Predicted 3D model of a 501-nucleotide part of an RNA (small-subunit ribosomal RNA, 5' domain) from an uncultured Actinomycetes bacterium. The prediction has a mean pLDDT of 86. Rfam family: Bacterial small subunit ribosomal RNA. Rfam links the family to the GO terms ribosome and structural constituent of ribosome. The full RNA is in RNAcentral, with records from ENA, Greengenes and SILVA.
[in-house]
Context: one part of a larger RNA
């Protein structure tokens, strides 16, 4: 000097930041991912209307279900990981990419189911079972199709394996409707953008009181698997591969942009913010999908907790709040989708503990205030005294002013672009800000004063009580302990402790 700090004393205001560093300990409760009726069948409220008063027609609010998209983003945490995890620079002629943009072409013909509904039925519940009816942009065939795979042929190019293109034959392969006729969609193929996957060079901890390590091990061939290369996996063959330039083992640790310090070189750190990675009760696994081996999905095993009619079930806060526990220590079970952004939707809109705000904490940084000028018989009081006086001290009183901040009263935003026919639409917030009113009025402490180090006397104590960062003080005159007066330093803070330079 610095801090995500803590502790002690003290504490007026505001702005901007920041706040479980410990138990990746366990979690009550609420919320954190839905949306689309312009994909589909069904349900059918209000209103309007007819009525023989039973009801019918129109109308479409509403939505459980099928279906689509999203749920792989956003948010959290740092356990694991010494690794192509990260950083940086490259490679992929070894790859993928939903939504979006762009180019070209197509959008043909059929079929059978099923949920919801209705009927029956099991179970305490969670949740089911059977029968029957029905729709689709759900599912499955046929047709056609540049492209795909493959045989033959041919051209061009490349850093090797090869890559790209033309011709011809074979194989198997598409589609979905809706409409207000403007569109919105669907399928195939090429390109782009974005996002990802894989590979490589180099770089960044400690330990030799770890010296040898290795059998899918190292390489090859065939095969499998993947979007894709590869011992990634498998069969066979060979016997290799790594290592004092530190293999293997052990310990520690998420990495970086950066942050702190320092003149720099360097050293330390990786909180907040941003990028990447990993994880989601513990371990394992796959399914769906453009994308996951998936925090608020599924299955299995385990530990734990809960419900139970004892047969069986349910759960996962390292999301936001909040609780217990641990700890020196770290906040509200708040408001709003108004803005920004995200998901769905044609849109209106719905959802959004992302986000925007508010609350709490002097935890940090910055700013402001606690008054200004005048005022000496230098009052009173306190303290000291050589008893003359000195000092507190222009300090106070008193006079003249000012009114920041705070208080009260009145006015009162920007943020609103957009959306909506229009009316209208701001959580923050009656906040910021402006104006007015009253009155010095409501607002100062903490540490230190032997030397280092700025600031000295008195009393008490008597190697006691105590102080102390180092040297050292205290045993009867203590500037070093305690108190007081005075002084010094900083100031809404001041000290102490811890850690780093």
């Nucleotide at each position: 000097g610095a801090c995500g700090a803590a502790c002690g004393c003290u504490g007026g205001c505001g702005g901007c930041g920041u706040g479980c560093u410990u138990a990746a300990c366990a979690c009550a409760u609420g919320c954190a991912a839905g949306u689309c009726g312009a994909a589909c069948g069904a349900u059918g409220a209000a209103g309007c209307u007819c009525u023989u008063c039973g009801g019918g027609g129109u109308g479409g609010a509403u939505u459980a279900g099928u279906g689509g998209c999203g749920a792989a983003c956003g948010g959290g945490u740092g356990a694991g990981u010494a690794a192509c995890a990260c950083g940086u620079g490259g490679g992929c002629a070894a790859c993928c990419u939903g939504c979006c943009c762009u180019u070209g072409g197509c959008u043909u013909u059929g079929g059978g189911a099923u949920a919801a509904g209705c009927c029956c039925u099991g179970g305490a519940a969670a949740c089911g079972g059977g029968g029957u009816c029905u729709a689709a942009u759900a599912c499955c065939g046929g047709a056609u199709a540049u492209g795909a795979c493959u045989g033959c042929u041919u051209c061009a190019c490349g850093c090797a394996u090869g890559u790209g293109g033309g011709g011809u034959g074979g194989u198997g392969g598409a589609a979905a409707g809706u409409u207000c006729c403007g569109g919105c969609g669907g399928c195939c193929a090429g390109g782009g953008a974005u996002g990802g996957g894989c590979c490589c060079g180099c770089g960044g901890c400690c330990u030799a009181u770890c010296a040898g390590c290795u059998u899918g091990u190292u390489g090859g061939u065939g095969g499998g698997g993947u979007a894709a290369u590869g011992g990634c996996c498998u069969a066979c063959c060979a016997a290799g591969g790594c290592g004092a330039c530190g293999a293997c083992g052990g310990g520690u640790a998420g990495c970086c942009g950066g942050c702190c310090u320092g003149a720099g070189a360097g050293g330390g750190c990786g909180a907040c913010c941003g990028g990447c990675c990993a994880c989601a009760c513990u371990g394992g696994g796959a399914c769906u999908g453009a994308g996951a081996c998936a925090c608020g999905g599924c299955c299995c095993a385990g530990a734990c907790u809960c419900c139970u009619a004892c047969g069986g079930g349910a759960g996962g806060c390292a999301g936001c709040a909040g609780u217990g526990g641990g700890g020196a220590a770290u906040a509200u079970u708040g408001c709003a989708c108004a803005a920004u952004g995200g998901g769905c939707g044609a849109a209106a809109g719905c959802c959004u503990g992302a986000u925007g705000c508010a609350g709490c904490g002097a935890c940090g940084c910055c700013g402001c205030g606690u008054g200004a000028g005048g005022g000496a018989u230098g009052a009173c009081g306190g303290c000291c005294u050589u008893c003359g006086g000195g000092u507190u001290g222009u300090a106070a009183a008193c006079c003249u002013c000012u009114u920041u901040c705070g208080a009260c009263a009145g006015g009162g935003a920007c943020g609103a672009a957009g959306c909506g026919c229009a009316a209208g639409u701001g959580a923050c917030g009656g906040u910021a800000c402006c104006u007015g009113u009253a009155g010095a009025a409501g607002a100062a402490g903490c540490a230190c004063c032997g030397g280092c180090u700025a600031a000295c006397u008195a009393c008490g104590u008597g190697c006691c009580a105590g102080c102390a960062g180092c040297c050292g003080c205290g045993g009867u005159a203590a500037u070093a302990c305690g108190u007081a007066g005075g002084g010094u330093g900083c100031g809404a803070g001041c000290g102490u402790u811890g850690u780093c330079c």